[in-house]
Molecule: SAM riboswitch aptamer (S box leader)
Organism: Flagellimonas spongiicola
RNA sequence: UUGUUAUCAAGAAAGGUGGAGGGAAUAGACCCGAUGAAACCUUAGCAACCCUCGACUUCGAGAAGGUGCUAAAUUCUACCCAACCAAAUGGGAAGGAUAACCA
Numbered sequence: 001u002u003g004u005u006a007u008c009a010a011g012a013a014a015g016g017u018g019g020a021g022g023g024a025a026u027a028g029a030c031c032c033g034a035u036g037a038a039a040c041c042u043u044a045g046c047a048a049c050c051c052u053c054g055a056c057u058u059c060g061a062g063a064a065g066g067u068g069c070u071a072a073a074u075u076c077u078a079c080c081c082a083a084c085c086a087a088a089u090g091g092g093a094a095g096g097a098u099a100a101c102c103a
Base pairs, nucleotide, nucleotide: 001103003101004100005099006098007097008096013043014042015041016040017039021032022031023030026078027077028076029075044070045069046068049066050065051062052061053060054059074095079092080091081090082089
């Protein structure tokens, strides 16, 4: 990096360095940011995919270790469906993120 499968409306922040951007990309909307953005470091926490234990595929408990995460639904919309048009709402897809496995 490709593929497969699963999950994505819950949950969880302080400090230091830094110094203007950030919310994946494009467009629009809406937000966050000098009461300090990104990035890096430290500590803490959340969750429970891998994992550990007991039952034994399904259930329950746990958190030592490997990841991940700690504003807002994956921030919202874009494509399709709910007869058609507009708005709103709902569902699905696509794209994206994470994990495990495969090459």